[in-house]
RNA sequence: UUCUUAUCAAGAGAGGCGGAGGGAACUGCCCUGUGAAGCCCGACAACCUGCGCGGAUGCGCCGUGUAAGGUGUCAAUUCAGCGGAAUGCACAUUCCGGCAGAUGAGAA
Numbered sequence: 001u002u003c004u005u006a007u008c009a010a011g012a013g014a015g016g017c018g019g020a021g022g023g024a025a026c027u028g029c030c031c032u033g034u035g036a037a038g039c040c041c042g043a044c045a046a047c048c049u050g051c052g053c054g055g056a057u058g059c060g061c062c063g064u065g066u067a068a069g070g071u072g073u074c075a076a077u078u079c080a081g082c083g084g085a086a087u088g089c090a091c092a093u094u095c096c097g098g099c100a101g102a103u104g105a106g107a108a
Base pairs, nucleotide, nucleotide: 001108002107003106004105005104006103007102008101013041015040016039017038021031022030023029026081027080028079042074043073044072047070048069049068050066051065052064053063054062055061078100082097083096084095085094086093087092
């Protein structure tokens, strides 16, 4: 980098350093000096590993808990956009699907 697969409606500091930018890309719309990015600490979660309990059992496995290790995450539904349907005078709202993406695990 590509492929496969699962998930993407919840959750997470009024801390320290830092100083202007940030929200993937484009458009919109937002966040930001009542302090952005980044780093540190802290926290959340539970995908993988580990460990406990129960079940099953040839190995493997299933359920459940824990949070020690490996990632990940900590504005807005993945902030919204595209197509279809329903409701609505309209702005719009809801549902289903798609594009593109994010994260984990596995493979090439």
A computed fold for a 108-nucleotide RNA, annotated as SAM riboswitch aptamer (S box leader).
The sequence was found by an Rfam model in a public genome assembly.
The coordinates come from a structure-prediction model, not an experiment, and the mean pLDDT is 82.